[in-house]
Context: one part of a larger RNA
């Protein structure tokens, strides 16, 4: 920009993508068939592979803004106790997040029309014949089913609900923010508020701060103490900061 006024919401589904995989084992049953050696069909059940999707409880990995040990210097007068720099210095962990090695979950069922191929009835050609008339079955293959996407399906479908001579009704600018994101877009939320920061309290991470006591010449140990400190995470709590305003849209189509 259209979808013959504008709007918010909800569907419907023409089309059109994705998916479509397979192995062992064990019962059927050492049955059926076969002299024996051997060994089924049908049907049922379990487990696997490979692909693919969601997730992050579990495991593993990452985690330069979380804790912690350590070397060398440099500075904070000195000691202690702390930073700066040396790939995050080097090293042990290690939340949230995002991952895959990791968890679950799929391929199915069924229904239509069929190929090969198996048949009924049955002439032509008193006999025979699945075929010419006509009728069944009948595959991982087609059409459906399954999952997305999805009315620009211009063939522009449908339903509900607001709205009006007072610039409506609803967007929009704008701000806090995000499981959204390059910018936009999209979602949330803007004092009738829990959106984000803070602050409390939990969870979780690190592993026992600092001072100070004792105890050892000391290096350290030990109590005080599961301490200190701590990002992303829960809950909750108006301190902080979403303030005020503005614009577009109507003209009865």
């Nucleotide at each position: 920009c259209g979808c013959g006024a504008g709007a918010a919401g909800a569907u419907u589904g023409a089309a059109g993508a994705g998916a479509c995989c397979u192995g062992a084992c064990a019962c059927u049953a050492g049955u059926a068939c076969g002299a024996g050696a051997g060994g089924a069909c049908c049907g049922u059940g379990u487990u696997g592979g490979a692909c693919g999707a969601a997730c992050c409880u579990c495991u593993u990995g990452u985690g330069u803004a979380c804790c912690g040990g350590u070397u060398g210097u440099g500075c904070c007068g000195c000691c202690a106790g702390g930073u700066g720099c040396a790939u995050u210095g080097c090293c042990g962990g290690g939340u949230a997040g995002c991952a895959a090695u990791g968890u679950u979950c799929g391929g199915a069922c069924g229904g239509g029309a069929u190929a090969a191929g198996c048949g009924c009835u049955g002439a032509a050609a008193g006999c025979a014949u699945c075929u010419a008339a006509g009728c069944g079955c009948g595959a991982a293959g087609c059409c459906u089913a399954c999952u997305c996407u999805g009315a620009g399906a211009u063939g522009a479908a449908u339903c509900u609900u607001c709205c009006g001579a007072u610039u409506a009704a609803g967007g929009g600018u704008c701000g806090c923010a995000g499981g959204a994101g390059a910018c936009u877009a999209c979602u949330g939320c803007g004092u009738u508020g829990a959106u984000a920061g803070g602050c409390g309290g939990c969870a979780g991470g690190u592993g026992g701060a600092a001072g100070u006591g004792u105890g050892g010449u000391g290096a350290c140990a030990u109590a005080u103490u599961g301490a200190g400190c701590c990002g992303a995470g829960c809950c909750g709590u108006a301190c902080u900061a979403a303030u005020u305003a503005c614009c577009c849209g109507u003209a009865a189509g």
A computed fold for a 253-nucleotide part of an RNA from an activated sludge metagenome, annotated as large-subunit ribosomal RNA, domain VI. The RNAcentral record of the full RNA draws on SILVA. Model confidence (mean pLDDT): 88 of 100.